[in-house]
RNA sequence: GCCGACGUAGCUCAGUAGGUAGAGCACCUGCAUGGUAAGCAGGAGGUCCCCGGUUCGAGACCGGGCGUCGGCU
Numbered sequence: 001g002c003c004g005a006c007g008u009a010g011c012u013c014a015g016u017a018g019g020u021a022g023a024g025c026a027c028c029u030g031c032a033u034g035g036u037a038a039g040c041a042g043g044a045g046g047u048c049c050c051c052g053g054u055u056c057g058a059g060a061c062c063g064g065g066c067g068u069c070g071g072c073u
Base pairs, nucleotide, nucleotide: 001072002071003070004069005068006067007066010025011024012023013022019056027043028042029041030040031039049065050064051063052062053061
């Protein structure tokens, strides 16, 4: 330099036929216990890497960047 994959909650990831953003773990509150853990109930947390485009509508499609990983030279 070229090619490919990936970028969504604190972490690991779903969501790929475009239609109000989810799960598990972690965190907070309560229940329960003599107490702790486990368990049960509830809750908070993300302008979906950035900019632009298409569309009535974009996490998703298109273009350009940035970053991570892999391959080739």
RNAcentral holds the sequence, with entries from ENA and MGnify. Transfer RNA from a Solirubrobacteraceae bacterium, 73 nucleotides, folded computationally. Rfam family: tRNA. Rfam describes the family as follows. Transfer RNA (tRNA) molecules are approximately 80 nucleotides in length. It is annotated as a transfer RNA. RNAcentral records the identical sequence in 2 taxa. The prediction has a mean pLDDT of 83. Taxonomically the source falls in Solirubrobacteraceae (Bacteria, Bacillati, Actinomycetota, Thermoleophilia).